């Protein structure tokens, strides 16, 4: 030169997931998620098993978080899988065209939750790259 790997540092990319204070412990700002009146909205019946029981357990109802939602197809038949498309999401501040390269996952509550001021509670992670390209616009800083 070029490829591959591994530490560090910086700086970034997704996320609500950062910053600050303290010897620790355990607080703060910030930034999100849930519950929870009146009005308005919706509605006029029960889920299963064990249980004396308001308890316990389970998930085919119903809900939450999250872009992740739905459809065709094809395999397999004790927990199966695979293609193919989509609603939506992401890609070096912000908005907006436009080409391109990608996600379209998991989970959690346990029968039960609509909105909701006041109030109450939680959470501050994960995986990962040297920044896809092009163009318009607001902004804002620096110089003169």
């Nucleotide at each position: 030169a070029a490829u591959a790997a591994a530490u560090a540092u910086a700086c970034g990319c997704u996320u609500a997931a950062u910053c600050c204070u303290u010897a620790a412990c355990a607080g703060g700002a910030g930034c999100g998620g849930g519950g929870g009146a009146c009005c308005c909205g919706a509605g006029u019946a029960a889920g299963u098993g064990c249980g004396c029981a308001u308890g316990c357990a389970c998930u085919g109802g119903g809900g939450g978080u999250g872009a992740a939602u739905c459809c065709u197809u094809g395999u397999a038949g004790u927990u199966u899988u695979g293609a193919g498309g989509u609603a939506g999401g992401a890609c070096a501040g912000c908005u907006c065209u436009u080409c391109g390269u990608c996600c379209g996952a998991a989970u959690c509550c346990g029968a039960c939750a609509g909105c909701u001021a006041a109030c109450c509670u939680c959470g501050c992670u994960u995986g990962c790259g040297c920044u896809g390209g092009a163009g318009a616009g607001a902004c804002u800083c620096a110089a003169c």
A computed fold for a 144-nucleotide RNA from Metabacillus indicus, annotated as c-di-AMP riboswitch aptamer (ydaO/yuaA leader). Taxonomically the source falls in Metabacillus (Bacteria, Bacilli, Caryophanales, Bacillaceae). It matches the Rfam family "c-di-AMP riboswitch aptamer (ydaO/yuaA leader)". Rfam describes the family as follows. This family represents a conserved RNA structure found upstream of the ydaO and yuaA genes in Bacillus subtilis and related genes in other bacteria. Rfam links the family to the GO terms cyclic-di-AMP binding and regulation of gene expression. Its mean pLDDT, the model's own confidence on a scale to 100, is 77. The model forms 96% of the base pairs in the Rfam consensus.